[in-house]
Context: one part of a larger RNA
RNA sequence: GAAUGAACGCUGGCGGCGUGCUUAACACAUGCAAGUCGAGCGAGAAAGUCCUUCGGGAACGAGUACAGCGGCGAACGGGUUAAUUACGCGUGAGAAUCUACCUUUUAGUGAGGAAUACCUGCGGGAAACCGGAGAUAAUACCGCAUGUGUCCUUUAUAAAGAGAUUUAAAAGGAUAAAGAUGGCCUCUUUGCUAUCGCUAAAAGAUGAGCUUGCGUGCUAUCAGCUAGUUGGUAGGGUAAAGGCCUACCAAGGCUAUGACGGCUAGCCGGCCUGAGAGGGUGUUCGGCAACACUGGAACUUAGAUACGGUCCAGACUCCUACGGGAGGCAGCAGUGGGGAAUAUUGCACAAUGGGCGCAAGCCUGAUGCAGCGACGCCGCGUGAAGGAUGAAGGCCUACGGGUUGUAAACUUCUGUUAGGUGGGAAGAAAUCCCUAUUCCUAAUAUGAAUAGGGGAUGACGGUACCAUCAGAGAAAGCACCGGCUAAACUCGUGCCAGCAGCCGCGGUAAUACGAGUGGUGCAAGCGUUAUUC
Numbered sequence: 001g002a003a004u005g006a007a008c009g010c011u012g013g014c015g016g017c018g019u020g021c022u023u024a025a026c027a028c029a030u031g032c033a034a035g036u037c038g039a040g041c042g043a044g045a046a047a048g049u050c051c052u053u054c055g056g057g058a059a060c061g062a063g064u065a066c067a068g069c070g071g072c073g074a075a076c077g078g079g080u081u082a083a084u085u086a087c088g089c090g091u092g093a094g095a096a097u098c099u100a101c102c103u104u105u106u107a108g109u110g111a112g113g114a115a116u117a118c119c120u121g122c123g124g125g126a127a128a129c130c131g132g133a134g135a136u137a138a139u140a141c142c143g144c145a146u147g148u149g150u151c152c153u154u155u156a157u158a159a160a161g162a163g164a165u166u167u168a169a170a171a172g173g174a175u176a177a178a179g180a181u182g183g184c185c186u187c188u189u190u191g192c193u194a195u196c197g198c199u200a201a202a203a204g205a206u207g208a209g210c211u212u213g214c215g216u217g218c219u220a221u222c223a224g225c226u227a228g229u230u231g232g233u234a235g236g237g238u239a240a241a242g243g244c245c246u247a248c249c250a251a252g253g254c255u256a257u258g259a260c261g262g263c264u265a266g267c268c269g270g271c272c273u274g275a276g277a278g279g280g281u282g283u284u285c286g287g288c289a290a291c292a293c294u295g296g297a298a299c300u301u302a303g304a305u306a307c308g309g310u311c312c313a314g315a316c317u318c319c320u321a322c323g324g325g326a327g328g329c330a331g332c333a334g335u336g337g338g339g340a341a342u343a344u345u346g347c348a349c350a351a352u353g354g355g356c357g358c359a360a361g362c363c364u365g366a367u368g369c370a371g372c373g374a375c376g377c378c379g380c381g382u383g384a385a386g387g388a389u390g391a392a393g394g395c396c397u398a399c400g401g402g403u404u405g406u407a408a409a410c411u412u413c414u415g416u417u418a419g420g421u422g423g424g425a426a427g428a429a430a431u432c433c434c435u436a437u438u439c440c441u442a443a444u445a446u447g448a449a450u451a452g453g454g455g456a457u458g459a460c461g462g463u464a465c466c467a468u469c470a471g472a473g474a475a476a477g478c479a480c481c482g483g484c485u486a487a488a489c490u491c492g493u494g495c496c497a498g499c500a501g502c503c504g505c506g507g508u509a510a511u512a513c514g515a516g517u518g519g520u521g522c523a524a525g526c527g528u529u530a531u532u533c
Stems, first nucleotide, its partner, number of pairs: 001533004006529005013380006019373002021338001026336003030333003035072003040069002048060002050057002079291003088216007097208002102204008110144001112142002119134002122131003149175007157168004179196006217263003224254003229251008266288004270281004293314005316327004344370001346369003352366001353364004383413004393404004417474001419469005427460001432454008477522005482503003488517005498505002
């Protein structure tokens, strides 16, 4: 000099864009943060309205709400950096793998069965919740049929290859499925068809698992470490190679190019500094990893060993009828605590994105916005021009004057920002509806694609912005002035009080302490402290 997620002191007008628990991965009151689908399924209220013979009825409410079974999602998104010196991360290579939803293609979607929740009724319990009985549905569950295919086994088969093996062919065995909605036909059953599904298989895309070369802290006042340890055979296990696991066999494997141990630490793109080489760092944003009160475990699933799931143990907190139960903010706000120190228990799903749904739509503390903080960067303002009798006052003086100083007063203007009044956005065109054409189709239904037209939707926000009104009116401080280092005089003090980054000032004329006047620097900031280069 530059920089910071900064803090402290004095001061403080406005706006834009960013940014904000670096400490206790400490404990958490309260609310919200993951639901959705009635076009998978059965069941199904009430308030209120209406009618009434005042007993009641049940047309509406409404096949709505609540709940249940089932499907998909909940493994994303959001947080944190405790652990981890590791194939964790970065970069390059690889083979022995899986992949829901999505895209393309091929083939199919037949006929049956037994349950169960909600519900009814009974019982236990303070509660959380639990048990017995009865009845019922499905795209829930179960076998059966079929097998385009797929998988497994076999072959005096064929081809390729040095071989392991691969490909083709044949034989045997195993293995699927679910319907819903709309339209047309039909007296019904049913049939045809479109869309959304379901099953099997192939390919793609996306995502993930695994192996490996190289790189990735300090420490030798850590020198030896290792028994599933190192390798082999066989088996098991996994989606998959593998001591991943087991049995047997061998005795290996790592290490001064630092093994093993100890300490510290998430890694990177980046960021800061520097001419560069380097050095430092890993906040926001993006990629990867790990974690979710502490430790352990699996279940479900395409995917988790799962932050707002389950089980066990532990610590802590809460409820209890003392028998037993409930909980997990390192999600968004917020509270206590710690600390030099870090924000609102805000608005909205209007946009972008995500989940579910044919859709309408619902959910979304992701996100978009607003609030607070000069915490940072950037921009603007606090007026402009004229004005000498160089006014008064202050300070200094050699008493002549000098300086503050065109500074003020005064005159003439301007109108940024703030204030008042009026107008007032873009961000929003998709989904949807209508029409036309094409495709599908038996079809002018339905549906899909394209084109044209129409209507609705804004949290921010009456915000940005524009116009206008009045008026210089409401808006400047902080540090320094001995040298380094730009800027000096007077008074007070008297090695005292004090200053100080280094050198050093102060013991009676202190340009170095304190004050005044003046000056210098930066400026809505200025200084100090801490840290990095």
Model confidence (mean pLDDT): 82 of 100. A computed fold for a 533-nucleotide part of an RNA from an uncultured bacterium, annotated as small-subunit ribosomal RNA, 5' domain. It matches the Rfam family "Bacterial small subunit ribosomal RNA".